Predicted 3D model of a 266-nucleotide part of an RNA (large-subunit ribosomal RNA, domain VI) from a marine sediment metagenome. Its Rfam family is "Bacterial large subunit ribosomal RNA". Its mean pLDDT, the model's own confidence on a scale to 100, is 87.
[in-house]
Context: one part of a larger RNA
Order: sequence, then structure tokens, then C1' cells
RNA sequence: CGUAGGAAUCUUGAAGGGAUCCUUCUUCAGUACGAGAGGACCUUGAAGGACCAACCUCUGGUGUGCCAGUUGUCCCGCUAGGGGCAGCGCUGGGUAGCUAAGUUGGGAACGGAUAACCGCUGAAGGCAUCUAAGCGGGAAGCCAACCCUAAGACUAGGAUUCCAUGUCCCUUACGGGACGAGAGCCCCCAUCCAGACUAGGUGGUUGAUAGGCCGGACGUGUAAGCGCCGAAAUGCGUUUAGCUAACCGGUACUAACGGGCGAUUG
Repeated sequence: CGUAGGAAUCUUGAAGGGAUCCUUCUUCAGUACGAGAGGACCUUGAAGGACCAACCUCUGGUGUGCCAGUUGUCCCGCUAGGGGCAGCGCUGGGUAGCUAAGUUGGGAACGGAUAACCGCUGAAGGCAUCUAAGCGGGAAGCCAACCCUAAGACUAGGAUUCCAUGUCCCUUACGGGACGAGAGCCCCCAUCCAGACUAGGUGGUUGAUAGGCCGGACGUGUAAGCGCCGAAAUGCGUUUAGCUAACCGGUACUAACGGGCGAUUG
């Protein structure tokens, strides 16, 4: 810009893409078959491998903004308690998120038309012949079926709902101009599990969008100070303490201020 008014929401599916895998055991059955050795078709149930997708409850990894222990050194005047640096100094753990080795799911079933091939009926050609007319069966392959995208599918689709047809001025008429209203949308702002950018989602005071604060969870593992035992190192009590990121819930304390566009006004 188009999709012959302007919007919002939900859709149809032309077309395109993805997937399509393999193995073992079991049942039928030690049956059919076979002298025996051996050993099925068809069918049933159960596992596994690789691959693909989603997810983080579990098992783990990571987790340089969490907790603890600890070495050296410098600093906070000293003690105590802390801070900086040393690969996050090193070490032991670890929330959210991300993640695989973890969890869950998938390739199933049912159709249609066929290939090789197997047939029925059947002449030319009194027979025979699956073929010449006609009619069946038949593959991991083809078309559908399953999953995803999808109306710029210019044949531009469908459904529902919302908005408008006011005022004034000019004009012979047609029409023109100004103002107002207006569904909705955009910029902007607070942001996200969304994201390269863009896009998308939520929110903008009639507000829980982010931060803060409060409570909780999770993690760490019993803080500091004080008291007690001890000469001291240390230990014990207060104390399952203290601290606690991204998690959950609550709470307007802080920040979401503002600006614009917008339809035959037929």
C1' cells in the first nucleotide's frame, strides 16, 4: 500500500514444511511342515536402541549478586568483629534460570489409487489365455490420515461484536471549509518466563508493571554479643540460630509522567 467505511476478537484451509526408523523377547507353538536335524506364516503381549519434541517434579551439572570453613597479606588505632587483594584466593554446599546424563511424549491405527506380481470372467483364435472390453487382490513407496505454518490464497475467504452519519459557514445545484464527537490504535513510560533488532505479552493511579518493604519458601548450618567450664587452645548455653540472589504471596512507599493518530461523518 492492497484486501471498496473504520476497528477488535475468533476462525476456514488453497498451499507449504515436518515426521515416516530399527531390534529383541513373548503368544500362536516346539504347532503346520519335515524321516530327522530343524522349524514357520498369520496373530498377541512386552521391552530396548537411535532420532525428534517439550519440560525441570525427580537424579545431577552450572549457578563470579547466597551461606559456611580456611591460608597469606594490607587496612578499619589495638582486642574482638569485619573489609580489600591473591584464578570466585582456596575449599564444602547451593535458590531461580539454563541444562542432560534426568522426566514425559512421538513415529500408531484406518482408508484410497497403484508397482512388480497373483487372480476372476473372457474373446480375437469352437481350445487355451489375468486383457483385447470388463472386474478383483497387492508395497516401508504415492495420495490422504498425524504435527506445524498458513487469506499478499490479488479467487486477498468466513463468523461475532464495536464505532459513525453532529454543529457552524460558503454555495443556484453538485459540492467545499472549520469545529466537535469517535470504536480503536500508535508513540512514550513501568516491564516480562517474550526477545539479536524488530516483533509478541502484561501494566500505566478506576494501578500489583518493576523496584522497595512485609511474610513465606529454598539454601547454608547454629551469627554477633553476653554468660558458664577451663591456665589456655577450645567447648557449652542463649540458638535448628544468624544471614539468605533471580522463587511464591501480599502491600501503592518509589517509578509508570505525558503526547498523538483515527472512518464513505455515506